Small-subunit ribosomal RNA, 5' domain from an uncultured prokaryote, 485 nucleotides, folded computationally.
Model confidence (mean pLDDT): 85 of 100.
[in-house]
Context: one part of a larger RNA
RNA sequence: AGCGAACGCUAGCGGCGGGCUUAACACAUGCAAGUCGAACGCGACUCUUCGGAGUUGCGUGGCGGACGGGUGAGUAACACGUAGGUUACCUGCCCUUUGGUGGGGGAUAACCCAGGGAAACUUGGGAUAAUACCGCAUAUGGCCUACGGGUCAAAGACUUCGGUCGCCAAAGGAUGGGCCUGCGUCCCAUUAUUUAAUCCUAGUUGGUGGGGUAACGGCCUACCAAGGGUACGAUGGGUAGCUGGUCUGAGAGGAUGAUCAGCCACACUGGGACUGAGACACGGCCCAGACUCCUACGGGAGGCAGCAGUGGGGAAUAUUGCGCAAUGGGGGAAACCCUGACGCAGCCACGCCGCGUGAGUGAUGAAGGCCCUAGGGUCGUAAAGCUCUGUCGUGAGGGACGAAGUUCUGACGGUACCUCACAAGAAAGCGCCGGCCAACUCCGUGCCAGCAGCCGCGGUAAUACGGAGGGCGCAAGCGUUGCUC
Numbered sequence: 001a002g003c004g005a006a007c008g009c010u011a012g013c014g015g016c017g018g019g020c021u022u023a024a025c026a027c028a029u030g031c032a033a034g035u036c037g038a039a040c041g042c043g044a045c046u047c048u049u050c051g052g053a054g055u056u057g058c059g060u061g062g063c064g065g066a067c068g069g070g071u072g073a074g075u076a077a078c079a080c081g082u083a084g085g086u087u088a089c090c091u092g093c094c095c096u097u098u099g100g101u102g103g104g105g106g107a108u109a110a111c112c113c114a115g116g117g118a119a120a121c122u123u124g125g126g127a128u129a130a131u132a133c134c135g136c137a138u139a140u141g142g143c144c145u146a147c148g149g150g151u152c153a154a155a156g157a158c159u160u161c162g163g164u165c166g167c168c169a170a171a172g173g174a175u176g177g178g179c180c181u182g183c184g185u186c187c188c189a190u191u192a193u194u195u196a197a198u199c200c201u202a203g204u205u206g207g208u209g210g211g212g213u214a215a216c217g218g219c220c221u222a223c224c225a226a227g228g229g230u231a232c233g234a235u236g237g238g239u240a241g242c243u244g245g246u247c248u249g250a251g252a253g254g255a256u257g258a259u260c261a262g263c264c265a266c267a268c269u270g271g272g273a274c275u276g277a278g279a280c281a282c283g284g285c286c287c288a289g290a291c292u293c294c295u296a297c298g299g300g301a302g303g304c305a306g307c308a309g310u311g312g313g314g315a316a317u318a319u320u321g322c323g324c325a326a327u328g329g330g331g332g333a334a335a336c337c338c339u340g341a342c343g344c345a346g347c348c349a350c351g352c353c354g355c356g357u358g359a360g361u362g363a364u365g366a367a368g369g370c371c372c373u374a375g376g377g378u379c380g381u382a383a384a385g386c387u388c389u390g391u392c393g394u395g396a397g398g399g400a401c402g403a404a405g406u407u408c409u410g411a412c413g414g415u416a417c418c419u420c421a422c423a424a425g426a427a428a429g430c431g432c433c434g435g436c437c438a439a440c441u442c443c444g445u446g447c448c449a450g451c452a453g454c455c456g457c458g459g460u461a462a463u464a465c466g467g468a469g470g471g472c473g474c475a476a477g478c479g480u481u482g483c484u485c
Stems, first nucleotide, its partner, number of pairs: 001484003005481005012355006018348002020313001025311003029308003034063003039060009070266003080184007089177002094173008102136001104134002111126006141152004156165003186238003199229003204226008241263004245256004268289005291302004319345001321344003327341001328339004358388004368379004393422006402412001429474005434455003440469005450457002
């Protein structure tokens, strides 16, 4: 000098920030991811000019749920940082360009019927639609090729009838990723027969064939060879998310990685795949385990390291708030819907910054306290008194910007801010005063009680203990403790 601090005493206001560092402990309750009727079928309701229109529910289908948000457990690693490589790769939505969108088919949920089950849920039969599913045709082209050839598509909806939004194939772009490499990245050699039979290594190191992947590769597999790493530190152990940064320091360096931003990893613990452009998927699925809950004992349900909140742990860390008005995201042609992202408000002196607790005048230097050599000194212009102001406070009146889109739309908020009125009114503490170190006397105590960061004080005149008066330093804070430089 600094802090995500805590503790003690104290406390008036505002602005901007910050707020479980411990148990990646367990979680009641609510909310945190939906949306589309301009893809489709059915039901209910409302209106109806009887043509239809609208609202809503169930399901099929599409897109999104891989983003956003949380946490730091694991990880010493191509995890991260930086510089490159990819003729070894992928990329939904978006942009540019070229070509196409022909003709058919069979199902299935919701629904109806009949059952099973305490429930979760589930079985059989029947009917039906699609931008759901499957053949055929075509192929500008793409892919494979032994260069003969083989193989691969498509979906419609709305319309003011102009078109618009889609769909398929292909090329390019943009964006986002995968993989590979050089260099850098903590401690222990009391983790190594000192250079390799001796330390580490058996898919281990390399090759061939095959498989697998979007893609290279022992990534996997069969066979073959016997390699590979290591004192420039292998292997093992400990610790740890990494970085931009942050703190300190003249710098070099040291320490650190809260908030904000980038990357990574994780989502009760362990394992696995499915779907998909993208996951091995926090609020998806399956299996196993621990735990909790329901049960009719047959069987089921759950996962706050999302936002609040609860218990627990702890020296210690907040509201079960308001709003989608703004910014951003998902869906939709749009209206709009959803959004604990976000914008705000609440709590906390946790931090930084700003303001106030009054200003002028006022000497018989009042009273009172303390000291005294008893003369006086000091608190001290301090108070009182007189004059004034109104920051702040209270009351009243007005009242935003933020809204982009000439209309409408503001959670914050009747907030900020402005005007008027009232009235010095409600607002100062904390630490220290032996030296370091700025600030001294009296009383009490008597190696006691106590103080203390170091040196050291205290055993009868203690500037060092306790109190008082006075003083010094900071100030809505002041000290103490802990930690870093």